[in-house]
Context: one part of a larger RNA
Molecule: small-subunit ribosomal RNA, 5' domain
Organism: metagenome
RNA sequence: GAAUCAACGCUGGCGGCGUGCCUAACACGUGCAAGUCGAGCGCGAAGGGGAACUUCGGUUCCUAAGUAGAGCGGCGGACGGGUGAGUAACACGUGGGUAACCUGUCCUCGGGUGGGGAAUAACUUCGGGAAACCGGGGCUAAUUCCGCAUGAUAUCCAAGACUCUCAAGCGUUUUGGAUCAAAGCUGGGGAUCCUUCGGGACCUGGCGCCUGAGGAGGGGCCCGCGGCCGAUUAGCUUGUUGGUGAGGUAAUGGCUCACCAAGGCUUCGAUCGGUAGCCGGCCUGAGAGGGCGGACGGCCACACUGGGACUGAGACACGGCCCAGACUCCUACGGGAGGCAGCAGUGGGGAAUUUUUGUCAAUGGGGGAAACCCUGAACAAGCAACGCCGCGUGGAGGAUGAAGGCCCUCGGGUCGUAAACUCCUGUCAGAGGGGACGAAAGGACUUAGGGUUAAUACCCUUAGGUAUUGACGGUACCCUACGAGGAAGCCCCGGCUAACUCCGUGCCAGCAGCCGCGGUAAUACGGGGGGGGCAAGCGUUGUUC
Numbered sequence: 001g002a003a004u005c006a007a008c009g010c011u012g013g014c015g016g017c018g019u020g021c022c023u024a025a026c027a028c029g030u031g032c033a034a035g036u037c038g039a040g041c042g043c044g045a046a047g048g049g050g051a052a053c054u055u056c057g058g059u060u061c062c063u064a065a066g067u068a069g070a071g072c073g074g075c076g077g078a079c080g081g082g083u084g085a086g087u088a089a090c091a092c093g094u095g096g097g098u099a100a101c102c103u104g105u106c107c108u109c110g111g112g113u114g115g116g117g118a119a120u121a122a123c124u125u126c127g128g129g130a131a132a133c134c135g136g137g138g139c140u141a142a143u144u145c146c147g148c149a150u151g152a153u154a155u156c157c158a159a160g161a162c163u164c165u166c167a168a169g170c171g172u173u174u175u176g177g178a179u180c181a182a183a184g185c186u187g188g189g190g191a192u193c194c195u196u197c198g199g200g201a202c203c204u205g206g207c208g209c210c211u212g213a214g215g216a217g218g219g220g221c222c223c224g225c226g227g228c229c230g231a232u233u234a235g236c237u238u239g240u241u242g243g244u245g246a247g248g249u250a251a252u253g254g255c256u257c258a259c260c261a262a263g264g265c266u267u268c269g270a271u272c273g274g275u276a277g278c279c280g281g282c283c284u285g286a287g288a289g290g291g292c293g294g295a296c297g298g299c300c301a302c303a304c305u306g307g308g309a310c311u312g313a314g315a316c317a318c319g320g321c322c323c324a325g326a327c328u329c330c331u332a333c334g335g336g337a338g339g340c341a342g343c344a345g346u347g348g349g350g351a352a353u354u355u356u357u358g359u360c361a362a363u364g365g366g367g368g369a370a371a372c373c374c375u376g377a378a379c380a381a382g383c384a385a386c387g388c389c390g391c392g393u394g395g396a397g398g399a400u401g402a403a404g405g406c407c408c409u410c411g412g413g414u415c416g417u418a419a420a421c422u423c424c425u426g427u428c429a430g431a432g433g434g435g436a437c438g439a440a441a442g443g444a445c446u447u448a449g450g451g452u453u454a455a456u457a458c459c460c461u462u463a464g465g466u467a468u469u470g471a472c473g474g475u476a477c478c479c480u481a482c483g484a485g486g487a488a489g490c491c492c493c494g495g496c497u498a499a500c501u502c503c504g505u506g507c508c509a510g511c512a513g514c515c516g517c518g519g520u521a522a523u524a525c526g527g528g529g530g531g532g533g534c535a536a537g538c539g540u541u542g543u544u545c
Stems, first nucleotide, its partner, number of pairs: 001545004006541005013391006019384002021349001026347003030344003035075003040072002043069001048063006082302003092226007101219003106215008114148001116146003123138006154179009164169001184207006192201003228274003235265003240262008277299004281292004304325005327338004355381001357380003363377001364375004394424004404415004428486001431480004438472001444466008489534005494515003500529005510517002
């Protein structure tokens, strides 16, 4: 000098864009942060309103409403969001391998979707419990569950052929055998048939379901190379190293197990100890290098601590389950409940770090055919000079150089065109008026065309029209009037280093980054005047180069 997730002191007008617990991965009251689908399924209220009856207590019916609601089922809760504890490791980066693998939803292509059965929640009833909740009996549905049929380019077995590969074998193909599928929902319809008159068969469209092949995107595993410190850590290792066989996994493998062998690593630093999430990048520097890994993006790990599996395409699962532990809370003492390293917020720790805000309008995500619902992701607003950037605090004129301060050799000098005064301007703030972009999609209605179809239904699609949707926000921006009015400080002046005098003090009080100042003429202490530097900031401290 530059930089900073900064803090402290003094000071502080406005705006834009960013950033904001670096410490206790300390403990958390409260609210919200993951739901959705009635076009999968069965059940199904009440308040209120109306009517009738009434012993005036009420009862019944209609509506509310097949609504609310809980339940079964499906998809999502493995994403998004947080944190950096652990980890020196194939965790990460980079380049490869997988002939050792998986992949819900999505896209493309092929085939199929036949016929049966059963259970269970909800509900009802009985019982237990303070509660959380639990147990027994009974009923019922489905896109729940289970058989059967059919079934191949799926899997397995047997036999054969081809191509490729270093090879185990991948792939292609022929024959035979074995095994395994499925679920329905919904829109429209002229004739015909059935009908419990609701509808169904039938035709046609949409969404699904099953089974294959391929793709995209995502992931698992393996390998080469690369990036900290300590030798005042020199030896380490028994599932250890390898083999055979088996189990397990989507998959290779001591991953696990039985047996066999005795290996494996290491001064090119094993083992041990310390420290640490890694990277793109960021800071500095002419570069080489050094330091850092906060915000943003990628990967990893974690979710009170430790362990475990279940479900699932995917987890060993932050707002799921089980066990153990610590802690907190409830309790009728028998037993239960909880997990902010989500967004706010509280206590605590600390030099130190924000609102218990608004909206789903946009972008994105989940569910749904859609309308739509949910979304503390996100977008906005709020707080903080924490940072960067921009703007303002006025401009021009104005000397007999006023007054006043300070200095003085008493002549004067200086603050100083500075002020006053005159003429202007109108940024920002304040007042009044107008007033956005971000919104075009989707869906609705409608017109025309195309596709599908038996069809001028429906559905899909293209183009046009109409109305509708903004948290921010009456904000940005624009206009009008007003009027210099409301807006400057901080540090320094011995040398380094830019800027000098007077008074006070008298090795005192004090200053200080280094050298050093102060003991009676201090440009170094304190104050005044003057000056220098930067400026809504200026200094100090910490840290890095």